[in-house]
Molecule: SAM riboswitch aptamer (S box leader)
Organism: Gammaproteobacteria bacterium
C1' cells in the first nucleotide's frame, strides 16, 4: 500500500509552548482567539492483541466463535452515534420529507502478502 476478518448510540482532559484552523472526502450542521491544527508533559478510558481462572471439547495434552477477572506489555481513543446524509430496497407520508434495514467510504485492531 493491497486482502481477509471483527467491532462501534457506550467511556476518558488538564497544563505548558503554539497562534488559525478543525470535525477524512461532499453537502449539511457543528467546535473554534473563553485559543483550532500541531508539539511536550502529566492524567484517564476501553479492553483488539495480551495474562489468569471456570466452562467446553479429550484418555490426556491441544483447541475454544463461551463465561468471568485483570491492565503489566503493544495498539488504540478522550465534543457531538463514524456528529448526520450521501448509494439501495422496504415502510409511512405526499412534494419535501420521515423512519427501518443493507451496502459503500472511512476508522481502529488482529492476521497476511
Nucleotide at each position: 500500500c493491497g486482502c481477509u476478518c471483527a467491532u462501534a448510540g457506550a467511556g476518558a482532559u488538564c497544563a505548558g509552548c503554539a497562534g488559525a484552523g478543525g470535525g477524512a472526502c461532499u453537502g449539511g450542521c457543528c467546535c473554534u482567539g473563553a485559543g483550532a491544527a500541531g508539539c511536550u508533559g502529566a492524567g484517564g478510558c476501553a479492553a483488539c492483541c495480551u495474562g489468569c481462572a471456570a466452562g467446553c471439547c479429550u484418555a490426556a495434552c491441544c483447541g475454544u466463535u463461551u463465561u468471568g477477572c485483570a491492565a503489566a506489555g503493544g495498539u488504540g481513543c478522550c465534543a457531538a452515534a463514524u456528529c448526520c446524509a450521501a448509494c439501495g430496497a422496504c415502510g409511512g407520508a405526499g412534494c419535501a420529507c420521515c423512519g427501518u434495514c443493507g451496502g459503500a467510504a472511512g476508522a481502529u485492531g488482529a492476521g497476511u502478502g